[in-house]
Model confidence (mean pLDDT): 89 of 100. This is a predicted structure of a 347-nucleotide part of an RNA (small-subunit ribosomal RNA, central domain) from an uncultured Alphaproteobacteria bacterium. RNAcentral holds the full RNA, with entries from ENA, Greengenes and SILVA.
Context: one part of a larger RNA
C1' cells in the first nucleotide's frame, strides 16, 4: 500500500469559521475529456504459460504457440462522472408576523452576609479541637444595641429546566447587540456539504503595567499529632483570587462518542412554539432535553431515532509496552513553557 480500527482496550484536534482540495439535489439538449466497444501499430530478445524435440531420465539445451493485462492513433456508443447549456423546488438562503431564553457588551441600582472602624450597655471570659495548644481579651474582648466603611458572591426561585460553538452563562434595571424555534404566504433557484493550511473564541492557574484587597488562602510561621510530620487538624498569614488594558492557549477542556445528510418499532417526563377538538384537558404536529426499550449492533459493559444500528460524503487520529509526549531542530512567548517530534537501548 492493501487492509483493520478509534464511548472504555492504541486513536475524535478544546471549539467555530472559513481558503484551496474532495463530494454534491431534480430536468432538457450538446459535447465527448472520464468510460466503454472495434480495428491497425507497437509493446526486442530471454524468464513465465502451453504443446512438441534433444541429451539413458531430471535439472538442462531448444523448435512453436501464447502471453506481454501497456501506450498511441483512427473508427464508433452516449447510460453514468466531467464540461457547456434550459428548465424545476424538496436541499440552502431572504421576506413577513410572532415567541424564548443565566447568550454577550456597557453603565447604573439593591438587599443578606462578613470583616474592619467608631459610640452605648455589660463582665471574665472567648476562640478553637478528638482532647488541646498556639491566638484574643481586665490597655474591657466575646455577646449585643446604633451608626459608618470596604471589597466580593448573588439565599430562596433553581428545575435529569434554559441559553450559547465550545470555554462557559444565575439578583433588579436599563441601552447596544447576536442567535434558536414556531406559522404563514412570497422571493432567489443548488447559492450546497466537509475542511489540509489560515484565522478567530478558548475554564483555572501563570505572566506584565497600573488599581482595588473584605472574605477565603498556595508560600511561610506557630501550636498539636506522631517513631518521625516539610502533612492531614488549629491559629495566623503573603502572593493570588476583583478590576482595566495586554499576554499566555493548556485541562478528566469529557457524552472520554469530529461535522452533515437520509433511513429504521414503540412508550414515559418535561422546556419552547402551532394545529383541532368534546379545553382544570385531550389528541396531534415542528424543535430541543431525559428515562426505558422493537430491530439491529457490541468482547462485554451498554447503545438504541440526540444511535455505538443501517447507508453515503469530507476532514482529523491510531498501529506492543518502557525510553518519551522527552531529546535535538525549527515556530510562537516578557518568562513559565506551548506546538511540532524521533532515536540508541531496554522488555
Nucleotide at each position: 500500500c492493501u487492509g483493520g480500527g478509534c464511548g472504555u482496550a492504541a486513536a475524535g484536534c478544546g471549539u467555530a469559521c472559513g481558503u484551496a482540495g474532495g463530494c454534491g439535489g431534480u430536468u432538457u439538449g450538446g459535447u465527448a475529456a472520464g468510460u466503454c466497444g472495434a480495428u491497425u501499430g507497437u509493446g526486442a530478445a530471454a524468464u513465465c504459460c502451453c504443446c512438441g524435440a534433444g541429451c539413458u531420465c531430471a535439472a538442462c539445451u531448444u523448435g512453436g504457440g501464447a502471453a506481454c493485462u501497456g501506450c498511441a492513433a483512427u473508427c464508433g456508443a452516449a447510460a453514468c462522472u466531467g464540461c457547456c447549456u434550459u428548465a424545476c423546488u424538496u436541499g440552502a438562503a431572504u421576506u413577513u408576523g410572532g415567541u424564548a431564553g443565566g447568550g454577550g457588551a456597557u453603565g447604573g441600582c439593591g438587599g443578606a452576609a462578613u470583616u474592619c472602624c467608631u459610640a452605648g450597655u455589660g463582665u471574665a471570659g472567648g476562640g478553637g479541637u478528638g482532647a488541646a495548644a498556639u491566638c484574643c481579651g481586665u490597655a474591657g474582648a466575646g455577646a449585643u444595641u446604633a451608626g459608618g466603611a470596604a471589597g466580593a458572591a448573588c439565599a430562596c426561585c433553581a428545575g435529569u429546566g434554559g441559553c450559547g460553538a465550545a470555554g462557559g452563562c444565575g439578583g433588579c434595571c436599563a441601552u447596544c447587540u447576536a442567535u434558536g424555534c414556531c406559522a404563514a404566504u412570497a422571493u432567489u433557484g443548488a447559492c450546497g456539504c466537509u475542511a489540509a493550511g489560515g484565522u478567530a473564541c478558548g475554564a483555572a492557574a501563570g505572566c506584565g503595567u497600573g488599581g482595588g484587597g473584605a472574605g477565603c488562602a498556595a508560600a511561610c510561621a506557630g501550636g498539636a499529632u506522631u517513631a518521625g510530620a516539610u502533612a492531614c487538624c488549629c491559629u495566623g498569614g503573603u502572593a493570588g483570587u476583583c478590576c482595566a488594558c495586554g499576554c499566555c492557549c493548556u485541562a478528566a477542556a469529557c457524552g472520554a462518542u469530529g461535522a452533515g445528510u437520509g433511513c429504521u418499532a414503540g412508550u414515559u417526563g418535561u422546556c419552547g412554539g402551532g394545529a383541532u377538538c368534546u379545553u382544570a384537558g385531550a389528541u396531534u404536529u415542528c424543535g430541543g432535553c431525559g428515562g426505558c426499550g422493537a430491530a439491529g449492533u457490541u468482547a462485554a459493559c451498554a447503545c438504541g431515532a440526540u444511535a455505538a444500528g443501517c447507508a453515503c460524503u469530507c476532514c482529523g487520529c491510531c498501529u506492543g509496552g518502557g525510553g518519551a509526549g522527552u531529546a535535538c531542530g525549527g515556530u510562537c512567548g516578557c518568562a513559565a513553557g506551548a506546538c511540532u517530534a524521533a532515536a540508541a537501548c531496554u522488555c